[in-house]
Order: sequence, then C1' cells, then structure tokens
RNA sequence: GUUCGACAAAGGCAAACUUGUUGAAAAGCAAGGACGCAAAGCUGAGGGUCUACGGUUCCAUUGGAACUAUGGCAGCCUGGUUACCGAA
Repeated sequence: GUUCGACAAAGGCAAACUUGUUGAAAAGCAAGGACGCAAAGCUGAGGGUCUACGGUUCCAUUGGAACUAUGGCAGCCUGGUUACCGAA
C1' cells in the first nucleotide's frame, strides 16, 4: 500500500421511545435510552424518498384539492473523500 473483518483488544456511533428546544412541516439540536452499525465518519453530486411555508393552477368561498424544493433524510442505494484496531 491492497484486500478482508474472527471467538481478539482498545475504543466509537446510537434506532424506536421520552423530555426540552428550533421549525409551517419534513426534520434538526441537547439530555436520557439502545434497535442496530466495521465507516451508522464527512459530502445532498446521481438515483430514491419525506415535507409543502411560499408559489402556480383549479374548485370554491371562514376554505378545499392538485402540482412544485428553494427545505430535509448520509441509519435507502451509488459516487466522492478521510480514518481506528486486527488478519492475510
């Protein structure tokens, strides 16, 4: 350096849920909590997916419906990028 991850060791992250908080929402953040994870580190570039404040259109008349990312998700996949321990 490359490939791999076992019965090793050191350690790491933290789903659901609860509380607080920000947000129109999706969701984020903090604390608790562990379902899981060998990149469950980072990146919203491609696909996918969630939401729809605002906008557009239609119906209509305290409003409703459809579409829309400029908002999210890296713990959905691919790509990019960095890295601990060990084995070959």